[in-house]
RNA sequence: GGACGUAGCGCAGCCUGGUAGCGCACCAGUUUCGGGAACUGGGGGUCGCUGGUUCAAAUCCAGUCGUCC
Numbered sequence: 001g002g003a004c005g006u007a008g009c010g011c012a013g014c015c016u017g018g019u020a021g022c023g024c025a026c027c028a029g030u031u032u033c034g035g036g037a038a039c040u041g042g043g044g045g046u047c048g049c050u051g052g053u054u055c056a057a058a059u060c061c062a063g064u065c066g067u068c069c
Base pairs, nucleotide, nucleotide: 001069002068003067004066005065008024009023010022011021018055026042027041028040029039030038031037048064049063050062051061052060
């Protein structure tokens, strides 16, 4: 100097500000003798941190921490 940091895990969304999402996992129900599996429903993240701009910030700006090159 560059890339990355968003749910337990892996990621999208950022460029172009407007209800935070997807897959897996987890919980409950149905089916099964049970397990597994399928289906239905549900819980979980103030987006690394701090500050600024704005009616409104994961998104724009500044600083800062961590990981990788």
The RNA shown here (transfer RNA) has 69 nucleotides and comes from a marine sediment metagenome. It matches the Rfam family "tRNA". Gene Ontology term of the family: triplet codon-amino acid adaptor activity. Rfam classes the family as a transfer RNA. The sequence is in RNAcentral, with records from MGnify.